[in-house]
């Protein structure tokens, strides 16, 4: 320098191809259960890497830019 995958709570992960309330577990935090804790049950919190465009409407689809990993030089 040039090409490819990728970038979602704190933590991993679906939604993206084909636009329409951001899924699930796990933690965490309250409550119910127990003498007390654990396990189980309810609840409850909390996320689109940054800007820009295009749509009534963007995590999604277009562009600049950051970052990570991988190939070529």
């Nucleotide at each position: 320098g040039g090409g490819g995958u990728c970038g979602u709570a704190g933590u991993g992960u679906a939604a993206c191809c084909a636009g329409g309330u951001a899924u699930c577990a796990c933690g965490a935090c309250a409550g119910g259960c127990u003498c007390c804790a654990g396990a189980c049950c309810u609840g409850u919190u909390g996320a689109u890497c940054g800007g820009g465009g295009u749509u009534c409407a963007a995590a999604u689809c277009c562009c600049c830019g950051c970052g990570a990993c991988c190939c070529c030089a």
Predicted 3D model of a 73-nucleotide RNA (transfer RNA) from Candidatus Iainarchaeum sp.
Its mean pLDDT, the model's own confidence on a scale to 100, is 84.
The RNAcentral record of the sequence draws on ENA.